[in-house]
Context: one part of a larger RNA
RNA sequence: GAUGGACGCUAGCUACAGGCUUAACACAUGCAAGUCGAGGGGCAGCACGGAGUAGCAAUACUUUGGUGGCGACCGGCGCACGGGUGCGUAACGCGUAUUCAACAUACCCACUAUUGGGGGAUAGCCUUCCGAAAGGGAGAUUAAUACCGCAUAGUAUCAUUUAGUGGCAUCGUUAGAUGAUUAAAGAUUUAUUGAUAGUGGAUUGGGAUGCGUACCAUUAGGUAGUUGGUGAGGUAACGGCUCACCAAGCCUACGAUGGUUAGGGGUUCUGAGAGGAAGGUCCCCCACACUGGAACUGAGACACGGUCCAGACUCCUACGGGAGGCAGCAGUGAGGAAUAUUGGUCAAUGGUCGAGAGACUGAACCAGCCAAGUAGCGUGGAGGAUGACGGCGUUAUGCGUUGUAAACUCCUUUUGUAUGGGAAUAAAAAGCGGGACGUGUCCUGCCUUGUAUGUACCAUGCGAAUAAGCAUCGGCUAACUCCGUGCCAGCAGCCGCGGUAAUACGGAGGAUGCGAGCGUUAUCC
Numbered sequence: 001g002a003u004g005g006a007c008g009c010u011a012g013c014u015a016c017a018g019g020c021u022u023a024a025c026a027c028a029u030g031c032a033a034g035u036c037g038a039g040g041g042g043c044a045g046c047a048c049g050g051a052g053u054a055g056c057a058a059u060a061c062u063u064u065g066g067u068g069g070c071g072a073c074c075g076g077c078g079c080a081c082g083g084g085u086g087c088g089u090a091a092c093g094c095g096u097a098u099u100c101a102a103c104a105u106a107c108c109c110a111c112u113a114u115u116g117g118g119g120g121a122u123a124g125c126c127u128u129c130c131g132a133a134a135g136g137g138a139g140a141u142u143a144a145u146a147c148c149g150c151a152u153a154g155u156a157u158c159a160u161u162u163a164g165u166g167g168c169a170u171c172g173u174u175a176g177a178u179g180a181u182u183a184a185a186g187a188u189u190u191a192u193u194g195a196u197a198g199u200g201g202a203u204u205g206g207g208a209u210g211c212g213u214a215c216c217a218u219u220a221g222g223u224a225g226u227u228g229g230u231g232a233g234g235u236a237a238c239g240g241c242u243c244a245c246c247a248a249g250c251c252u253a254c255g256a257u258g259g260u261u262a263g264g265g266g267u268u269c270u271g272a273g274a275g276g277a278a279g280g281u282c283c284c285c286c287a288c289a290c291u292g293g294a295a296c297u298g299a300g301a302c303a304c305g306g307u308c309c310a311g312a313c314u315c316c317u318a319c320g321g322g323a324g325g326c327a328g329c330a331g332u333g334a335g336g337a338a339u340a341u342u343g344g345u346c347a348a349u350g351g352u353c354g355a356g357a358g359a360c361u362g363a364a365c366c367a368g369c370c371a372a373g374u375a376g377c378g379u380g381g382a383g384g385a386u387g388a389c390g391g392c393g394u395u396a397u398g399c400g401u402u403g404u405a406a407a408c409u410c411c412u413u414u415u416g417u418a419u420g421g422g423a424a425u426a427a428a429a430a431g432c433g434g435g436a437c438g439u440g441u442c443c444u445g446c447c448u449u450g451u452a453u454g455u456a457c458c459a460u461g462c463g464a465a466u467a468a469g470c471a472u473c474g475g476c477u478a479a480c481u482c483c484g485u486g487c488c489a490g491c492a493g494c495c496g497c498g499g500u501a502a503u504a505c506g507g508a509g510g511a512u513g514c515g516a517g518c519g520u521u522a523u524c525c
Base pairs, nucleotide, nucleotide: 001524002523003522005521006520007519008518009517012377013376014375015374016373018370019369020335025333026332027331029330030329031328034077035076036075039074040073042070043069046068047067048066049064050063051062052061053060054059084288085287086286093213094212095211096210097209098208099207100206103205104204108201109200110199111198112197113196114195115194116150118148119147126139127138128137129136130135156181157180158179159178160177161176162175163174164173165172166171186193187192188191214260215259216258221251222250223249226248227247228246229245230244231243232242233241263285264284265283266282267278268277269276270275290311291310292309293308294307313324314323315322316321341367343366344365345364349363350361351360352359353358380411381410382409383408390402391401392400393399394398416462417461418460419459420458421457425452431446432445433444434443435442436441437440469514470513471512472511473510474495475494476493480509481508482507483506484505490497491496
């Protein structure tokens, strides 16, 4: 000098940033991922309309998918993002550079072509059975952008083959020929939008390699899928990735193997630098989601709020059997020197779904708590000597010091308080109207939308009013005297003070330093 700090004393305000470093310990409760009726059958509930019954009427009841809409269900997309944590990992994990002639890529953009004709189910609803529950079985029946054939198809895939052309070893690429294989889905308000095949782009990811990336030799040998080859399987793709066979290799003192520790980087702290130390907040990458294992679905996961199995733990139970996973946001217990609210809003930014309106969003934006940090502001200014009173010291009728300090006079009003006014953050999008280009874009007018917030800020009134402490004073090190104590009580970072005149202990007066902080402690340089 620094800190994600802690402790002691003290404490006025504002802005900006920060806040479980320990137990990846266990978790009550609420919320954190839904959306689409312009894919579908439908109608549990709500509203409207129709019909009926009762009633003079108001109204009440029943019924009706007719309409708005919509619980549950089928279906699509999303749930692989966003958010958390740092257990593991000394590794192509990360950083940097190169590379794939060995790869994938939903949604998006551009282009080419197509969208023909059929079928059988199933959930829901209904009936019924079993179970304490979680849940499950059977029957009947029904739809689709759900599922399955058929047709057609190419610059798709595969095989054979012809002619070029290029390179980087395997080879790549272009133009053909023949054969085989593979597709689709509709919706509605008729303006659009979707579906299928393919090419290119964009984006995102996967793989490979050079170099760099902690300590221990009181760790010296390690290795059988081990190292390589042939063939096969598998993968989006290369590869002992897996398997069969064959060979006996491969790594290592330039540190293999083993052990210990650790997420990596941008960066941060310190230092003149070289270095040393750290990796909290923010950004990028990685890993993980009670512990261990596994796959399914999908463009993408071996999936935090999905599935299955095993284990530990907790809970429910009718004892037969079931349920759960905060290292999401709050919050609780525990641990600890120590770390916050079971808050508000989707207004903005962004995300998912949707034609849109919109819905959801503990992402995000805000508010709350905490001197835990940085910065700013204030606690008044000018004048004022008989140098007042009091305190302290003293050589004591006196003098010195506190000290222009106070009183007193004149000002100011940051802040405070009262009253009044009062934001920007909103740009657009959507809807409606008009216009341009010329068919889905742009321009323009109107309408609408503000959580924070009656906050920030501004004006006026009042009145010095509401606001100073902490540590030190022997030397290092700025700042000295008196009293008490008497090697006691105590101090102390080092040297060292204290045994009767202690500037070093305790108190007082004074002084010095910093100041809404000041000291102590811990850690790094």
Predicted 3D model of a 525-nucleotide part of an RNA (small-subunit ribosomal RNA, 5' domain) from an uncultured bacterium.
Its Rfam family is "Bacterial small subunit ribosomal RNA".